A computed fold for a 108-nucleotide RNA from Desulforamulus aquiferis, annotated as SAM riboswitch aptamer (S box leader).
The sequence was found by an Rfam model in a public genome assembly.
[in-house]
RNA sequence: ACUUUAUCAAGAGUGGUGGAGGGACUGGCCCAAUGAAACCCGGCAACCGGCCUAAGAUGGCGGCGGUGCAACUCCUGCGGAGCUUUUUGAAGCUCGGAAAGAUGAGGU
Numbered sequence: 001a002c003u004u005u006a007u008c009a010a011g012a013g014u015g016g017u018g019g020a021g022g023g024a025c026u027g028g029c030c031c032a033a034u035g036a037a038a039c040c041c042g043g044c045a046a047c048c049g050g051c052c053u054a055a056g057a058u059g060g061c062g063g064c065g066g067u068g069c070a071a072c073u074c075c076u077g078c079g080g081a082g083c084u085u086u087u088u089g090a091a092g093c094u095c096g097g098a099a100a101g102a103u104g105a106g107g108u
Stems, first nucleotide, its partner, number of pairs: 001108008013041001015040003021031003025077001027075002043069003047066003050061003073100001078097001080095006
């Protein structure tokens, strides 16, 4: 890098350093000098690893390692179903699916 697969509605500091960006991408809409990114410390959750049990699946524990910690993965993109409004051009709402993305594990 490609690929397979699982999870993604909950939760998480009024701390220190830092000093202008950030929310993957598109279009939006937002966050940010009442302090962005990044780093440190603390906390939270329990997705993965871990530990216990077990033939296995399942189940349980815990906070040792990874990850995450504005907004559902912030919404959206491709397509479907239902509904509402309508000046019949269209607009809006709701719910699945796919794609894309993030994280973990396996494979090449």